[in-house]
Context: one part of a larger RNA
RNA sequence: GCCAACGAGUUAAUGUAUGCGGUUGCCUAAGGAGUGAACCUCUGGAGGCACAGUGAAAGCGAGCGUGAAUAGCGCGAACUAAAAUCGUAUAUAUUAGACCCGAAGCCAGGUGAGCUUGCCAUGAGCAGGGUGAAAUGACUCGAAAGAGUCAUGGAGGCCCGAACCCGUUCGUCGUUCAACGCGUUGGGAUGACUUGUGGUAAGGAGUGAAAAGCUAAUCGAACCUGGUAAUAGCUGGUUCUCUCCGAAAGAGCUUUUGGGUUUGCGUCAUAUGUUCCCUUUGGGGGUAGAGCACUGGAAGGUCUGGACAGGGCGAAAGCUCGCUAGACCUAUCAAACUCCGAAUACCAAAGGUUAAAGUAUGGCAGUUAGACGGUGGGGGCUAAGCUCCACUCGUCAAAAGGGAAACAGCCCGGAUCUCAAUUUAAGGUCCCUAAAUCAUAGCUAAGUGCACUCAAGGUGGUGGAAUUUCAGAGACAAUGAGGAGGUUGGCUUAGAAGCAGCCACCCUUAAAAGAAAGCGUAACAGCUCACUCAUUCAGAGAUUCUGCGCCGAAGAUAAUCGGGGCUAAGCUAUGUACCGAAACUGAGGGCUUCUUUGUUCUUAGGAACGAAGGAGCGGUAGGAGAGUAUUCCGCUCUGUUGUGAAGGCAAAGGGGUGACCCAUGCUGGAACGUGCGGAAGUAAGAAUGUUGGC
Numbered sequence: 001g002c003c004a005a006c007g008a009g010u011u012a013a014u015g016u017a018u019g020c021g022g023u024u025g026c027c028u029a030a031g032g033a034g035u036g037a038a039c040c041u042c043u044g045g046a047g048g049c050a051c052a053g054u055g056a057a058a059g060c061g062a063g064c065g066u067g068a069a070u071a072g073c074g075c076g077a078a079c080u081a082a083a084a085u086c087g088u089a090u091a092u093a094u095u096a097g098a099c100c101c102g103a104a105g106c107c108a109g110g111u112g113a114g115c116u117u118g119c120c121a122u123g124a125g126c127a128g129g130g131u132g133a134a135a136u137g138a139c140u141c142g143a144a145a146g147a148g149u150c151a152u153g154g155a156g157g158c159c160c161g162a163a164c165c166c167g168u169u170c171g172u173c174g175u176u177c178a179a180c181g182c183g184u185u186g187g188g189a190u191g192a193c194u195u196g197u198g199g200u201a202a203g204g205a206g207u208g209a210a211a212a213g214c215u216a217a218u219c220g221a222a223c224c225u226g227g228u229a230a231u232a233g234c235u236g237g238u239u240c241u242c243u244c245c246g247a248a249a250g251a252g253c254u255u256u257u258g259g260g261u262u263u264g265c266g267u268c269a270u271a272u273g274u275u276c277c278c279u280u281u282g283g284g285g286g287u288a289g290a291g292c293a294c295u296g297g298a299a300g301g302u303c304u305g306g307a308c309a310g311g312g313c314g315a316a317a318g319c320u321c322g323c324u325a326g327a328c329c330u331a332u333c334a335a336a337c338u339c340c341g342a343a344u345a346c347c348a349a350a351g352g353u354u355a356a357a358g359u360a361u362g363g364c365a366g367u368u369a370g371a372c373g374g375u376g377g378g379g380g381c382u383a384a385g386c387u388c389c390a391c392u393c394g395u396c397a398a399a400a401g402g403g404a405a406a407c408a409g410c411c412c413g414g415a416u417c418u419c420a421a422u423u424u425a426a427g428g429u430c431c432c433u434a435a436a437u438c439a440u441a442g443c444u445a446a447g448u449g450c451a452c453u454c455a456a457g458g459u460g461g462u463g464g465a466a467u468u469u470c471a472g473a474g475a476c477a478a479u480g481a482g483g484a485g486g487u488u489g490g491c492u493u494a495g496a497a498g499c500a501g502c503c504a505c506c507c508u509u510a511a512a513a514g515a516a517a518g519c520g521u522a523a524c525a526g527c528u529c530a531c532u533c534a535u536u537c538a539g540a541g542a543u544u545c546u547g548c549g550c551c552g553a554a555g556a557u558a559a560u561c562g563g564g565g566c567u568a569a570g571c572u573a574u575g576u577a578c579c580g581a582a583a584c585u586g587a588g589g590g591c592u593u594c595u596u597u598g599u600u601c602u603u604a605g606g607a608a609c610g611a612a613g614g615a616g617c618g619g620u621a622g623g624a625g626a627g628u629a630u631u632c633c634g635c636u637c638u639g640u641u642g643u644g645a646a647g648g649c650a651a652a653g654g655g656g657u658g659a660c661c662c663a664u665g666c667u668g669g670a671a672c673g674u675g676c677g678g679a680a681g682u683a684a685g686a687a688u689g690u691u692g693g694c
Base pairs, nucleotide, nucleotide: 001694002693003692004691005690006689011096012095013094014093015092016091017090018089019088020087021086022085023084024083025049026048027047031043032042033041034040053060054059063075064074065073066072099237100236102234106227107226108225109224110223111222117201118200119199120198121197122196123195124194125193126191128160129159130158131156135152136151137150138149139148140147141146164188165187166186170183171182172181203219205215206214207213240627241626242625243624244623245622250263251262252261253260254259264367265366266364267363268362269361270360271359272358274356275357277352278351279350280349281348282347283346289340290338291337295334296333297332299330300329301328302327303326304325305324306323310321311320312319313318370396371395372394373393374391375390376389377388378387379386401412402411403410416589417588418587419586421585423583427579428578429577430564431563432562436576438575439574440573441572442571443570449566450565457551458550459549461548462547463546464545465544466543467542468541469540470539478535479534480533481532482531484508485507486506489503490502491501514529517528518527519526590617591616592615593614594613595612596611597610598609599608600607601606628683630680631679632678633677634676635675637673639672640671647667648666649665650664653662654661655660
């Protein structure tokens, strides 16, 4: 991992609600009697509920309490309407282990020092080599104290290094040889050494050269058993089918925020009977917008005032700049401004809708982690697949199908079942791939583009529109020629001659030519330009708006338009046809519910079964309903069965919407079923489930 078996809402008591049943006041409990016991039957009215409420109570009583009150108010009675009690079933609550499994832990009583820590008693072990303390002896020196030399001697938590003890380094092993080993290297090795045997100290306790170490592979409180099914607002799991409806992720409170409780939203029952919703009409508002009339902000201008404590000029008077306050004019800004002011929304009334609602009371819930999208906003950077609100917004959640390559929340559209049927939606129509290589008119040359994705800035790429200037009296461009004289204008300057700079910018000849637009020179010179003529010839120039492009544009697979690929199969505009979904339609079937109607039954309230018509049938949590299967019990079929029960195997037959039921063949070898009721150890795929097998 797989297979098989086992494996989770039970039981009791007490309430509440609903269904059914008994009685009309209802019911017995303990106990007793009958029978050997049990069951059952009969007794037993002690007591319980109800029949009257109210008050804290005494109490009073259809009233009572409060109060001075005959007032008012609170709770009742009365009216309308109803009911009470006992049993039983179902649902649910409370108390219990309370649907099942699961802690770490707490307490009590015991068991452990054959591991390990310390201690006690008694034993044992330590190759070899080195060093050479004290002390002693001899000798020498010395007056002595003493000193020295040589020899002897053999001390030491001394040195090197085996056994022994340890475990520093690296490697190996790491489903191991081993739940800590092996190899290498290393430390101690006469000592605070190592070790045998026996003994001793223990669980909030021991022991500890102290690491919270060790106390039997267990230690920041051992192990075993018990309290014990500890508790778990937490995680996981919770077993058959079909039908109808179908949420929430909001609000208030909460030692509360991943939990509760009340309410909102779901469902079922009862009641009400259009109250819901839509339209119309009538209302109040101060949002969007707008505005500047108030409150404030802020730009420009004019005018007036103030302080001389500002800067500049001036001898001063004063002038000017600046500061500050106010008035007016122009143009403005505001969530906490408003002279104004919508759309929606909200409230009320009337009318309409007859399909589904609304409301009230009661039973049972679940939900209170929401997500994205759209719109209006706060926070943030008008960042976030960010965060917090709002809208009775949408979808997902709880929704499958088609589209968006793929893609909960986007677009289309809500799956009762069947169908080689039909028409469409979004989106598409070259191939992959169903349908146009469709039509018309343009654009793009960048593979731009072909779903989404890029800025400021630049662009004589190209299309369109408009305005305007020049032009057969010859424009624009090109070519040829001229572009001169007074004059080197004056000043300045070393120089200044058109061209460093300042001033002036005239006159003449002319077809035209600036006291010069640029390059150049030290200054001249030189080369162009403006301007003019000739040749040539028909358009040329400027500006604005706009379509599609280009650059800006750097990333990790060749790495993408989904791909191939495409010059349309790209973009813009218009049009027609077609494809395209579980949508619509068509044909047939099923179920729910409502209305009308028929038959049968009836406790006369209704129920069951049909027919026609209308509406409906996605679904998580959850509510409601109807069934299937298993085990056992009672009655039944005077049921089945060795002429083969149950069980097993088989894909193949039949019935049922389904759970499932019936038949058939083989196996098996002894019991089993139908119908109606009753009772549950009543359904397995999941729980790191338990046990067994492979």